[in-house]
Source information:
This is a predicted structure of a 692-nucleotide part of an RNA (large-subunit ribosomal RNA, domain II) from Candidatus Hodgkinia cicadicola. Its Rfam family is "Bacterial large subunit ribosomal RNA".

Context: one part of a larger RNA
RNA sequence: GUCAACGAGUUGCUGUUGCAAGCGGAGCUUAAAGUUAAUACAAAAGCGAAGUGAAAACGAGUCCGCAAAGGGCAAACAACAAGUUUGCAGCUUCAAACCCGAAACCGAGUGAUCUAACCAUGGGCAGAUUGAAGGUUGAUAAACAUCAUCCGAAGGAUCGAACCCGUACGUGUUGCAAAACGUUGGGAUGACCUGUGGUUAGGGGUGAAAGGCCAAUCAAACUCGGAGAUAGCUGGUUCUCUGCGAAACCUAUGUAGGUAGGUCAUUAGCUGUAUCUCAGGUAGGGGUAGAGCUCUGAAUUGACAGGCAUAACGAGAAUUAUGUUAAGUCUAAACAAACUUCGAAUACUACUGAUGAAUCAAUAGUUAAUAAUCACACCAUGAGCAUAACGUCCAUGGUGGAGAGGGUAACAACCCAGACCUUGGAAUAAGGUCCUUAAAUCUGAUCUAAGUGAAAAAGAUGGCAGUUGUUCAAUGUCGAUCAGGAUGUAGGCUUAGAAGCGGCCAUCAUCUGAGGAAAGCGUAACAGCUCACUGAUUAACGAAUGAUCUGUAUCGAAAAUGUAACGGGACUAAGUUCUGGUACCGAAGUCAAGGGCGUUGCCAAUCGAGCAACGCAGUAGCAGAGCAUUCCGUAGGCCAUGGAAGGCAACCCGUAAGGGUUGUUGGAGGUAUCGGAAGCGAGAAUGUUGAC
Numbered sequence: 001g002u003c004a005a006c007g008a009g010u011u012g013c014u015g016u017u018g019c020a021a022g023c024g025g026a027g028c029u030u031a032a033a034g035u036u037a038a039u040a041c042a043a044a045a046g047c048g049a050a051g052u053g054a055a056a057a058c059g060a061g062u063c064c065g066c067a068a069a070g071g072g073c074a075a076a077c078a079a080c081a082a083g084u085u086u087g088c089a090g091c092u093u094c095a096a097a098c099c100c101g102a103a104a105c106c107g108a109g110u111g112a113u114c115u116a117a118c119c120a121u122g123g124g125c126a127g128a129u130u131g132a133a134g135g136u137u138g139a140u141a142a143a144c145a146u147c148a149u150c151c152g153a154a155g156g157a158u159c160g161a162a163c164c165c166g167u168a169c170g171u172g173u174u175g176c177a178a179a180a181c182g183u184u185g186g187g188a189u190g191a192c193c194u195g196u197g198g199u200u201a202g203g204g205g206u207g208a209a210a211g212g213c214c215a216a217u218c219a220a221a222c223u224c225g226g227a228g229a230u231a232g233c234u235g236g237u238u239c240u241c242u243g244c245g246a247a248a249c250c251u252a253u254g255u256a257g258g259u260a261g262g263u264c265a266u267u268a269g270c271u272g273u274a275u276c277u278c279a280g281g282u283a284g285g286g287g288u289a290g291a292g293c294u295c296u297g298a299a300u301u302g303a304c305a306g307g308c309a310u311a312a313c314g315a316g317a318a319u320u321a322u323g324u325u326a327a328g329u330c331u332a333a334a335c336a337a338a339c340u341u342c343g344a345a346u347a348c349u350a351c352u353g354a355u356g357a358a359u360c361a362a363u364a365g366u367u368a369a370u371a372a373u374c375a376c377a378c379c380a381u382g383a384g385c386a387u388a389a390c391g392u393c394c395a396u397g398g399u400g401g402a403g404a405g406g407g408u409a410a411c412a413a414c415c416c417a418g419a420c421c422u423u424g425g426a427a428u429a430a431g432g433u434c435c436u437u438a439a440a441u442c443u444g445a446u447c448u449a450a451g452u453g454a455a456a457a458a459g460a461u462g463g464c465a466g467u468u469g470u471u472c473a474a475u476g477u478c479g480a481u482c483a484g485g486a487u488g489u490a491g492g493c494u495u496a497g498a499a500g501c502g503g504c505c506a507u508c509a510u511c512u513g514a515g516g517a518a519a520g521c522g523u524a525a526c527a528g529c530u531c532a533c534u535g536a537u538u539a540a541c542g543a544a545u546g547a548u549c550u551g552u553a554u555c556g557a558a559a560a561u562g563u564a565a566c567g568g569g570a571c572u573a574a575g576u577u578c579u580g581g582u583a584c585c586g587a588a589g590u591c592a593a594g595g596g597c598g599u600u601g602c603c604a605a606u607c608g609a610g611c612a613a614c615g616c617a618g619u620a621g622c623a624g625a626g627c628a629u630u631c632c633g634u635a636g637g638c639c640a641u642g643g644a645a646g647g648c649a650a651c652c653c654g655u656a657a658g659g660g661u662u663g664u665u666g667g668a669g670g671u672a673u674c675g676g677a678a679g680c681g682a683g684a685a686u687g688u689u690g691a692c
Base pairs, nucleotide, nucleotide: 001692002691003690004689005688006687011095012094015091016090017089018088019087020086021085022084023083027047028046029045034041035040051058052057061073062072063071064070098236099235101233105226106225107224108223109222110221116200117199118198119197120196121195122194123193124192125190127159128158129157130155134151135150137148138147139146163187164186165185168183169182170181171180202218204214205213206212239626240625241624242623243622244621249262250261251260252259253258265370266369267368268367269366270365271364273362274363275357276356277354278353280352281351282350283349284348290342291340292339296336297335300332302330303329304328306325307324308323309322310321311320312319376400377399378398379397380396381395382394384392385391405416406415407414420595421594422593423592425591426590431585432584433583434569435568436567440582442581443580444578445577447575453571459555460554461553463552464551465550466549467547468546469545470544471543472542479538480537481536482535483534484533486510487509488508491505492504493503494502516531519530520529521528596616597615598614599613600612601611602610627681629678630677631676632675633674637671638670639669646665647664648663649662650661651660652659653658
């Protein structure tokens, strides 16, 4: 891991509600013990028929009170005062209370054959090295001392086996081993190691002290017991079908992942349209959006008046000029959640109307019983925090949650649309129609050349298309073609040269229709070619120049595995715009055909069958109806060796849980029907046991 078996709302008591039954029109019912053939007898007690008050107590009243006041709770009416006992079911109280699960706490015992310390009595330490004290002999010395020599043998001395330990690294890590092995290392006459026997015991011991050790267990050992401790926590909780169907909010909480009351769900009643909807109508209150500056507050422009400083004049005052400051008044333009002279749309409230929905039903209100929920998420809109977030916190709506289907390449929360079942039917929604891929290579016009489309800002653009000004223009614009573009003069200076065109200065005049002492090429310097400027011809559905205008395009534009920012192919439309036009495709939506189920009504009313309308997504949850298992009665019956149960297979029936028949295996029991009772249904619990 798989398979098989086992594995979780039970039982008693209390209360309450519903259903059923008995008695009952003030009653109903027994408990214990006993008796009896008996379910009969047995009346203590309980509930109910009266309440009020803390109580004494009084009583259809009573309590507070001075009260004949007033008020509270009753009575009365509504509804003739209806209850009580038992059974079953839901919920509930106290009990282990649906099952499994702590860490812990307490009691009584058992442990020092491991290990810690101690006590008693024994044992062990190859070999080598060093050479303390003290002494002998000699030298020396007055003496003490000193030096040398040999003897000597000390030491928590040295090196190193046994022995004890465990420093570093490696192997091992389902190991040889629940701590080992290899190499290396520390101590090795000592605070040494060790055998045997003994002592200290659990809030206690022992500890050269690490919270170490006390039998592979230690910040309080182990065993049994209290004990099924407790667990607002985690996990698990077993057959089927049908009807309805939530919440993640408010209030409170030693409360925040729990619980209680309320909102919202379900079931059964009661009321009887009270309900919902609207290009509705009428009547309301408001101070939001917006707007505004009257008030409050904040911040500016200009003017007037005021204060201060400096300068000029002056004996002084005054005056003038400049600068600076600033209450107040006027003026102009603007700001505000805690400003308002103003002021919507919506929303909300009441009444009313409808030819609307519904009136077979559904909505609403209410009573009783039973819940679940009180971690919410995203999207749109309106606010706050902090104009960041798949952020946070509110409000209104939607969707997900609990919702499948189609679209968006894929994608709970977006768009379309709400799945009872069947169909090789039809027309559609969103979205699409070149291929992938069902349907237009459809149609009319427009723009784009960037693969823009198919990612982005400030900014930049003599890309393109349009819009709108100004100016010129048949007295001929602009362009094109033809022709002229000259003379004084090669202006003066400079220079080898400088002639319109190397540089410097000047830049006049003439002839003219017009022509610069020259705008650009060019020559060594000239020459030569154009330009400005002028004429002629041609000719306007024109030309030039601006714009803080519009559309579109370009640059701005750099990331990490691999194109990788259309889903891909690919496209110049198969891109953009007119959200032009027509047709088609496209969903579990709608329609069509057939079938099932629920509710209500009709026909019928004994069952059954039929017809019609409305409905049938669903988590938590509520309600209803069933299937199967074991046992009991039915059953001293029925089935069974002419083959029971069980196993295997095929076929048939039922919406399902399931049921039946036949064959085969098996070899001795099984059990219809209608009822009753439960150790009553497994795929999950790191479930338990067994097998592989």